This is a predicted structure of a 107-nucleotide RNA (SAM riboswitch aptamer (S box leader)) from Adhaeribacter terrigena.
The sequence was found by an Rfam model in a public genome assembly.
Its mean pLDDT, the model's own confidence on a scale to 100, is 84.
It matches the Rfam family "SAM riboswitch aptamer (S box leader)". From the family's description: The SAM riboswitch is found upstream of a number of genes which code for proteins involved in methionine or cysteine biosynthesis in Gram-positive bacteria.
Lineage of the source: Bacteria > Pseudomonadati > Cytophagales > Hymenobacteraceae > Adhaeribacter.
[in-house]
RNA sequence: UUCUUAUCAAGAAAGACCGAGGGAUUGGGCCCGAUGACGUCUUAGCAACCUUGUUCCGACUUGGUGCUACCUCCCUCCUUACCAAACUCGGUAAGGGAAGAUAAGGA
Numbered sequence: 001u002u003c004u005u006a007u008c009a010a011g012a013a014a015g016a017c018c019g020a021g022g023g024a025u026u027g028g029g030c031c032c033g034a035u036g037a038c039g040u041c042u043u044a045g046c047a048a049c050c051u052u053g054u055u056c057c058g059a060c061u062u063g064g065u066g067c068u069a070c071c072u073c074c075c076u077c078c079u080u081a082c083c084a085a086a087c088u089c090g091g092u093a094a095g096g097g098a099a100g101a102u103a104a105g106g107a
Stems, first nucleotide, its partner, number of pairs: 001107008013043005021032003027075003044068003048065003053060002072099001077096007
């Protein structure tokens, strides 16, 4: 880098530095940000996967990666139902995808 599988409605902070944008992408929204966002480091915490040890088999624990605004922030692709309109388009709801993120295993 790529493939496969699983999960993605919950959960979880502060300090220092930096200094202007950020929340993945196409487009549209909405939100966060000089009361310092984002990012880096430190400590703390959460607990998804793998893992060490113990086990009364309930669970506890060690380590590795991860994570700690808003449902993966919402929608944008397809299907179904209803409403409206009466090509289309639009509104509401449900479901399925695509993509993305994380982990483990493989190439």